This is a predicted structure of a 251-nucleotide part of an RNA (large-subunit ribosomal RNA, domain VI) from a Pseudomonadota bacterium. The source organism's lineage runs through Bacteria, Pseudomonadati and Pseudomonadota. RNAcentral holds the full RNA, with entries from ENA.
[in-house]
Context: one part of a larger RNA
RNA sequence: CGCCGAGACUUGAGGGGGCGGAGGGGUAGUACGAGAGGACUCUCCUCCACUGACCUCUGGUGUACCAGCUGUCCUGCCAAGGGCACGGCUGGAAAGCCACGUCAGGUUUGGAUAAGGGCUGAAAGCAUCUAAGCCCGAAGCCGUCCCCAAGAUAAGGUCUCAAAUCCAGGUCCAAGACCAGGACCUUGAUAGGGAAAAGAGUGUAAGUCCCGUAAGGGAUUGAGCUCUUUUCUACUAAUUGGAGAAUUUCC
Numbered sequence: 001c002g003c004c005g006a007g008a009c010u011u012g013a014g015g016g017g018g019c020g021g022a023g024g025g026g027u028a029g030u031a032c033g034a035g036a037g038g039a040c041u042c043u044c045c046u047c048c049a050c051u052g053a054c055c056u057c058u059g060g061u062g063u064a065c066c067a068g069c070u071g072u073c074c075u076g077c078c079a080a081g082g083g084c085a086c087g088g089c090u091g092g093a094a095a096g097c098c099a100c101g102u103c104a105g106g107u108u109u110g111g112a113u114a115a116g117g118g119c120u121g122a123a124a125g126c127a128u129c130u131a132a133g134c135c136c137g138a139a140g141c142c143g144u145c146c147c148c149a150a151g152a153u154a155a156g157g158u159c160u161c162a163a164a165u166c167c168a169g170g171u172c173c174a175a176g177a178c179c180a181g182g183a184c185c186u187u188g189a190u191a192g193g194g195a196a197a198a199g200a201g202u203g204u205a206a207g208u209c210c211c212g213u214a215a216g217g218g219a220u221u222g223a224g225c226u227c228u229u230u231u232c233u234a235c236u237a238a239u240u241g242g243a244g245a246a247u248u249u250c251c
Base pairs, nucleotide, nucleotide: 001151005161006160007159008158009157010156014148015147016146017145020048021047022046023045024044025043026042032037050105051104052103053102054101058099059098060097061096065092066091067090068089069088070085071084072083073082074081075080109143110142111141116136117135118134119133165243166242167241168240169185170184171183172182173181190237191236192235193233194232195231197230198229199227200226201225202224207220208219209218210217211216
């Protein structure tokens, strides 16, 4: 830009992917076979690799966070802290993102066939699966399963509206390279801040008191600090502006 209004939901022409492998139990030590050996079929279970989704569990990360520790400089000193030293080092760790974790998948079945097996059957009084005709027959082919999909220009369909809506700007997001998508913009919980409780992380803060000559220990205390989770709250920031046409249909 088109599909000649807008929005929502769809059909599927067409395209892409998948349809993998192994072991064990029963049928059955049966059929078969002199024996040795040893099934078809049907059914059940398990595993591997791969693929997809997810974060309850396990594990990783987690320069949010909590604690411990060393050196040095600083806050006048003690105590308590801050800076720097790879994030200073070490031990943990919510959310999010992940796999080493969890869940799921390959099924089934239809159609047309290959090699092959057949029916009927002439040419060729017989015979012959083939020449006419017909029936079967593969993990393979086309569907069935999953995904994309009307620029499928043959541009489809259904419903609703007909001023519905759309755009810019702004606060943002489990959305994102950009764009796009989604939520919200005071008639407001969109983000930040604040509050409370729950949950979660760390692991018993500082100060004071007690015990000990002291190092240190104990009580207050599962404390203090913290949270990208949930709920509440307009304190801060979401000021506002533009388009809204036209032919047929409809009004």